């Protein structure tokens, strides 16, 4: 200098106006709420609505999808088992998990690394598309082989050709994604692990090194009989169900039910409080339970976060300190301009260069996915534009 790999972070900044939810705080207003006082109609305290002022807080790395795994609430539950669902190499973390770490095996990559939906296919059963003779206790379509029968050639006790029949062979061709290991050799009529020798593989034993998955290095056998378990199955382990509209206090109206009171001897209601008056007039006051409508609590301190230290390869634990960080319920966190800032085009103009270019300026156009909703811990997916470290190949120079 060029091409990559991992890992980790940021994802616009400042002003200025206008907007919006939560708490807090003094006004102002309204109250057919509770108390207390006064008796021409108000006031005082507390409380609960509304408004506008002042303070202060206010989204995300994913808040998303709801896919997994819990807290946390209700409701079930003697134990045990059936079905059903998940998970599957090893250790190890974690409240837990399908996550994470690290390793192991396979597979890609010169490499740094990445990918694996990684138990079992001699328990059983099922499947295997198109091609192809043949897709599984394999398999003869071409091809080779030799043996019959017929028909011929020649240099005729013999050789050889055509056709035809029965058959022998997995060496070679062809089909496939997949055809009973490879290479050399004996062997045969031609062949074949049908025999040998080394190789790879599979089993069984020793022997070594790891906790383990496993490697690593010997001896032996039988010559090694496809692939799919995200097909049923079989092992081995783990799950009870709904879910913050979970679930809990509070408690209008209308209706029920019990008491009193009234129905012309007139309860009660209106005409702002009172007394007269004047209408209306059969209900009317108080209480009970259940809990609608509606408030409130669940509801934001928590497997919390940051910072050092210590244990650990790491995931992650410990101990010590600091911190307090939306809480709506038709759902709040947002607009406009300015100014800087990245990023992207094209003219023109300016410094530099020989030249391609580079750098400034002007000018135009962008600034991303997406937004809490009970809470957490992961997946995954979605995202303009950028910064940061460490590690690889390749190539120049000293």
């Nucleotide at each position: 200098g060029g091409a990559g790999c991992u890992g980790g972070c940021c994802g616009g900044g400042c002003g200025a106006c206008c907007g919006c939810g939560g708490c807090g705080u003094a006004c102002g207003u309204c109250u057919u709420c509770g108390g207390a006082g006064a008796u021409c109609u108000c006031u005082c305290c507390g409380g609960g609505g509304c408004g506008g002022g002042c303070g202060u807080c206010g989204a995300g790395g994913a808040a998303g999808g709801u896919c997994c795994g819990g807290g946390c609430u209700c409701c079930g539950u003697a134990g045990g088992g059936c079905a059903g669902g998940g998970c599957g190499g090893u250790g190890g973390g974690c409240a837990a998990c399908a996550c994470c770490c690290a390793c192991c095996c396979g597979g890609g990559g010169u490499g740094a690394c990445c990918c694996g939906c990684g138990g079992g296919a001699c328990a059983g059963u099922g499947c295997c598309a198109c091609a192809g003779a043949a897709a599984a206790c394999a398999g003869a379509c071409c091809g080779c082989c030799g043996c019959c029968a017929u028909c011929g050639g020649c240099g005729c006790a013999g050789c050889u050709g055509a056709u035809g029949g029965a058959g022998g062979u997995a060496a070679g061709g062809g089909u496939g994604a997949a055809a009973u290991g490879g290479u050399g050799g004996u062997g045969c009529a031609a062949g074949a692990g049908a025999c040998c020798a080394c190789c790879a593989g599979c089993g069984a034993c020793c022997g070594g090194g790891g906790c383990g998955a496993c490697c690593c290095g010997g001896u032996c056998g039988g010559c090694u009989c496809g692939g799919c378990a995200a097909a049923c199955c079989c092992c081995g382990c783990c799950c009870g169900g709904a879910g913050c509209a979970a679930g809990g206090u509070c408690g209008a109206a209308c209706a029920g039910c019990g008491u009193g009171c009234g129905u012309c001897c007139g309860a009660g209601g209106g005409c702002g409080g009172c007394c007269c008056g004047c209408c209306c007039g059969a209900g009317c006051a108080c209480g009970c339970g259940g809990g609608u409508a509606g408030a409130c609590c669940g509801c934001a301190c928590g497997a919390g976060u940051c910072c050092g230290c210590c244990g650990g390869c790491a995931a992650c634990g410990g101990c010590g300190g600091g911190c307090c960080u939306a809480g709506a319920u038709g759902g709040a966190u947002g607009g406009u301009c300015g100014c800087c800032c990245c990023c992207c085009g094209a003219c023109c103009g300016g410094u530099c260069g020989c030249a391609a270019g580079a750098c400034c300026g002007c000018c135009g156009g962008g600034g991303a996915c997406a937004g809490a909703a009970c809470c957490c811990g992961g997946c995954c997916u979605a995202c303009a534009g950028g910064c940061c470290a460490g590690c690889u190949c390749c190539u120049c120079c000293g």
Molecule: Bacterial RNase P class A
Organism: Nocardioides islandensis